[in-house]
Molecule: Bacterial RNase P class A
Organism: Desulfonatronovibrio sp.
């Protein structure tokens, strides 16, 4: 200063005018219910000196009850209005796990289906989060993956002989034919050249013969290379492929091969140490060498009721407590227990099935939570325990908004300092602009997806400088 890697956090602010809506306070008005006073009326007692009386009683007075009505409290309910105060996320998203809570009357057994998969811990609980062990990836901070392929079945194109009880194309080796070419040897013919000549010729120079050496030719044997044909070995070289039945090295072998042997890897099985365990470290023993895919079917362990706030429960209101049919009333219809059988329950003016009509309003549930936030203990860490403190949305066609101003950002253009510049940093001016993904709907924990732009920590690599 350059690349990375990994955990967090923000993702607008202040102010003002107007606007909406939870909750509490006030006041005001209306409607309901209740208390109490008051008044009036009606029953029905009780009392009666004094008013009326035809002596029965009335009138009066008090009490109880029961309506009406008024007024003043109280309670609840609607509406104005005033005050305080609160009101969208980190993901609210997806609807993919887990669960609190409601209902499905209570309670099981087994099949099928479904789910998860190293291990040990965390949670209310998970497939989740933490720490670990193995594998695997990266030069590293780090990521990613996690029963069983020797229980069976299946699959793996194309290329290749052969793709898991494999396999022979090219090659290596071994026999037998054949056919070349080369050497070796034997024998036979020519040619040169040489040596010899006794006997045979001679015109006396030599001939012929015999014999070496050479070269050729040709036969035949044998050897070696080669081709080709056949047989029979091999799987160590070589090719194909992602992948080829351990690797290296020596020995053997006709060639070769774990055939054998050392060493190394891996499997099994035993034995000791470590560790709560996945698991690691050593030792020994056996030539035992057994791709790959199970997010292929399967095998093996664990675990699993359903439905779901449009769950659910309360009120009010309305219609037609309507027609028709089927089965049955303890010898059980029919309904329920997620599917299916067993089993169990419930059932009798029963239960189901067309068919028609009525309603769609209000209120709950609805937010005090497995809540947040400070501090402190334990623990590696997830997480946990005490204390202390706060209460932070509850709409229902669905509220949390709109302008204005300034300020933060951000872009883009100039322009100034710093600098050798370019680049970076830093400040000013002006224009746009608040631009990202997004919008609660019973409630939480997670764990996936999307994200413009800033910040802040730790880590790792590289280059340089001191």
């Nucleotide at each position: 200063g350059g690349a990375g890697u990994u955990g967090g956090a923000c993702g607008g602010g202040u102010u003002g005018u107007c606007g909406c809506u939870g909750c509490c306070c006030c006041g005001c008005a209306c409607u309901u219910a209740c208390u109490u006073u008051g008044u009036u009326u009606a029953c029905g007692g009780a009392c009666u000196g004094g008013c009326c009386g035809u002596c029965a009683g009335g009138a009066g007075u008090c009490c109880c009850u029961a309506a009406a009505c008024a007024a003043a409290g109280u309670a609840a309910g609607u509406g104005c209005g005033g005050g305080a105060u609160g009101g969208a996320g980190g993901a609210a998203a997806g609807u993919c796990c887990g669960g609190g809570c409601u209902c499905c009357g209570c309670a099981g057994g087994g099949c099928a289906g479904g789910a998860c998969g190293c291990u040990g811990g965390g949670u209310a609980a998970c497939u989740c989060c933490c720490a670990g062990c193995g594998g695997g990836g990266g030069c590293g901070a780090c990521c990613c993956c996690g029963g069983g392929a020797a229980a069976g079945u299946g699959c793996c194109a194309c290329a290749g002989a052969a793709a898991a009880c494999a396999g022979a194309c090219c090659g290596c080796c071994c026999c037998g034919c054949a056919c070349u070419u080369a050497c070796u040897u034997u024998a036979u013919u020519u040619a040169c050249g040489g040596a010899c000549u006794g006997a045979c010729c001679g015109u006396c120079a030599g001939g012929a013969g015999u014999c070496c050496c050479u070269a050729a030719a040709c036969a035949a044997a044998g050897u070696a290379a080669g081709u080709g044909c056949g047989g029979g070995g091999u799987a160590a070289g070589g090719g194909u492929g992602a992948a080829a039945c351990g690797g290296u090295g020596g020995g053997g072998u006709a060639a070769g091969a774990g055939c054998c042997c050392a060493c190394c890897a891996g499997u099994u099985g035993c034995c000791g140490c470590g560790g709560c365990g996945a698991c690691g470290c050593g030792g020994c023993a056996a030539g035992c060498u057994a791709g790959g895919c199970a997010a292929a079917c399967c095998c093996c362990g664990u675990c699993c009721g359903g439905a779901g706030c449009a769950a659910g429960g309360c009120c009010a209101a309305a219609u037609a407590g309507g027609a028709a049919g089927a089965c049955g009333u303890u010898u059980g219809a029919g309904g329920c227990c997620g599917g299916c059988c067993c089993g169990g329950u419930c059932g009798a003016u029963g239960u189901c099935u067309u068919c028609g009509g009525g309603u769609a309003g209000g209120c709950u549930g609805c937010u005090u939570g497995a809540g947040g936030c400070c501090u402190g203990g334990a623990g590696u860490a997830a997480u946990u325990c005490a204390g202390g403190u706060c209460c932070c949305a509850g709409a229902u066609g669905a509220a949390u908004g709109a302008c204005a101003a300034c300020c933060u950002g951000u872009u883009a253009u100039u322009u100034c300092u710093u600098g050798c510049a370019a680049a970076g940093a830093g400040g000013a001016a002006u224009a746009a602009c608040u631009c990202a993904c997004a919008g609660a709907a019973c409630c939480c924990g997670g764990c996936u997806u999307a994200c413009a732009g800033u910040c802040c920590g730790a880590c790792u690599c590289c280059a340089u400088a001191a």